[in-house]
RNA sequence: UUGUGGCGCAGUGGCUAGCGCAACUGAUUUGUAAUCAGUAGGUCGUGGGUUCAAAUCCCUCCAA
Numbered sequence: 001u002u003g004u005g006g007c008g009c010a011g012u013g014g015c016u017a018g019c020g021c022a023a024c025u026g027a028u029u030u031g032u033a034a035u036c037a038g039u040a041g042g043u044c045g046u047g048g049g050u051u052c053a054a055a056u057c058c059c060u061c062c063a064a
Stems, first nucleotide, its partner, number of pairs: 001064003006021004014052001023039005045061001047059003
């Protein structure tokens, strides 16, 4: 310094945590791929603190 869905990332105090890829379902196709539509998947590394409110600020620990 970094840690956020399976992977790669965004989100620098507030409304339901989003994007791309991947996965699954449906349409299309003789079938596959591609394309289109949709679905599921995260308790934001761990534990505490501050605050009306923390992925976000502070501290400890863990991992690289």
The prediction has a mean pLDDT of 81.
The RNA shown here (transfer RNA) has 64 nucleotides and comes from a marine eukaryotic metagenome.
Its Rfam family is "tRNA". It is annotated as a transfer RNA. From the family's description: Transfer RNA (tRNA) molecules are approximately 80 nucleotides in length.
The RNAcentral record of the sequence draws on MGnify.